Predicted 3D model of a 95-nucleotide RNA (SAM riboswitch aptamer (S box leader)) from a soil metagenome. Of the family's consensus pairs, 97% are formed in the model. The prediction has a mean pLDDT of 84. It matches the Rfam family "SAM riboswitch aptamer (S box leader)". Rfam describes the family as follows. The SAM riboswitch is found upstream of a number of genes which code for proteins involved in methionine or cysteine biosynthesis in Gram-positive bacteria. The sequence is in RNAcentral, with records from MGnify.
RNA sequence: CUCAUCCAGAGAGGCAGAGGGACCGGCCCUGCGAAGCCUCGGCAACCUUGUGAAGCAAGGUGCCAACUCCGGCAGACAGGUGUCUGGUAGAUGAG
Numbered sequence: 001c002u003c004a005u006c007c008a009g010a011g012a013g014g015c016a017g018a019g020g021g022a023c024c025g026g027c028c029c030u031g032c033g034a035a036g037c038c039u040c041g042g043c044a045a046c047c048u049u050g051u052g053a054a055g056c057a058a059g060g061u062g063c064c065a066a067c068u069c070c071g072g073c074a075g076a077c078a079g080g081u082g083u084c085u086g087g088u089a090g091a092u093g094a095g
Base pairs, nucleotide, nucleotide: 001095002094003093004092005091006090011040012039013038014037015036019029020028021027023072024071025070026069041064042063043062045061046060047059048058049057050056051055068089073086074085075084076083077082078081
C1' cells in the first nucleotide's frame, strides 16, 4: 500500500503500585488495585495443516469492561438534540 472484518464471544491467581479506555472532545473504568510482567485458563475472527464437504482437531496471529464505549467529516429525516446512511481515523488478519 491492497483486500476482508469490526451490534457475537471469552478472566482468575501472583508480582507491582497509578494510571487506563489509540488521538481530540465527552463519558466511563480504576487503591474493593490502573498500566506493565508472569502463570494458568478461555473465546473463535483471519490464515495454515489434517479430513471429500460441513463440522471438528492441531498450529500461527489476535482477543477476553462498555457496539471500535459514544461522537469527530458529509448527507437525509425529525427538531435543539436524536435516528439512519456513507466516509475518515483506528484495530486485527492475509498478501